[in-house]
Context: one part of a larger RNA
RNA sequence: CGUUGUAUGUUUGAGGAGAGUCGUCCCUAGUACGAGAGGACCGGGAUGAACGCGCCGCUGGUGUACCAGCUUUGCUACCAAGUGAAGCGCUGGGUAGCUAUUGCGCGGAAGGGAUAAGCGCUGAAAGCAUCUAAGCACGAAGCCUACUCCAAGAUGAGACAUACGUAUCACUUCGGUGAUACAGCGAUUCGUGGAAGAUUACCACGUUGAUAGGCUCUAGGUGUAAGAUCAGCAAUGAUUUUAGCCGAGGAGUACUAAUAAUCGUUAGA
Numbered sequence: 001c002g003u004u005g006u007a008u009g010u011u012u013g014a015g016g017a018g019a020g021u022c023g024u025c026c027c028u029a030g031u032a033c034g035a036g037a038g039g040a041c042c043g044g045g046a047u048g049a050a051c052g053c054g055c056c057g058c059u060g061g062u063g064u065a066c067c068a069g070c071u072u073u074g075c076u077a078c079c080a081a082g083u084g085a086a087g088c089g090c091u092g093g094g095u096a097g098c099u100a101u102u103g104c105g106c107g108g109a110a111g112g113g114a115u116a117a118g119c120g121c122u123g124a125a126a127g128c129a130u131c132u133a134a135g136c137a138c139g140a141a142g143c144c145u146a147c148u149c150c151a152a153g154a155u156g157a158g159a160c161a162u163a164c165g166u167a168u169c170a171c172u173u174c175g176g177u178g179a180u181a182c183a184g185c186g187a188u189u190c191g192u193g194g195a196a197g198a199u200u201a202c203c204a205c206g207u208u209g210a211u212a213g214g215c216u217c218u219a220g221g222u223g224u225a226a227g228a229u230c231a232g233c234a235a236u237g238a239u240u241u242u243a244g245c246c247g248a249g250g251a252g253u254a255c256u257a258a259u260a261a262u263c264g265u266u267a268g269a
Stems, first nucleotide, its partner, number of pairs: 001153001005164007015150004021049007033038001051107005059100004066093005071086006111145003118138001120136002165182007183266007190206005211257003214253005220246003227240005
């Protein structure tokens, strides 16, 4: 821009893409078959390999603004307590998020249709025979469906639901046309953000508000803070104290910030 009013929401599916794999074991059954050795079709069940998609409850990894321990050195006058630098200084743990055939879940199927090679029925040409010439029935991991995803620019542009005016003034060929005001509907900018993301887009929210931050409580992490008291000559230990501190998790709470502004449209050849 189109889709012949505009907008919001929900959809149909022409068409396209993806997937499509294989093994082992058990039952049927030591049955059919076979002198025996051996050993099934058909059908049913279980469990795996590789591959694919998704997820983080479990097992782990990471987790550089979380917690603790430790060393050297500088600083806060000193002790104590902190803090800067040393690869995050080193070490031990670790929330959220991200993540692993190193963890977990799911998938291939089943069914239908038309067929290939092939197997047939009826059956002439050719009194027989013949699956074929007319006609009819089967038959594959393959084809069309079926399963998952995209999808009306499918220009053949589809479908459904819902919303969408009054007043005043001016002009008028009296059919209407234009302007203004308010109201309705919708959208955008802007702002607060996001399991969305390079920008954009998408999604949530903008006071009729829990969108983010803060605060309170809490899950969870670390592992018992500082100060004080007590014991010990002291190093140190004990008690106060399952403390203190804490990033991303959860809930609550308007304390802070979401102020405002703009545009389209209001009707059909």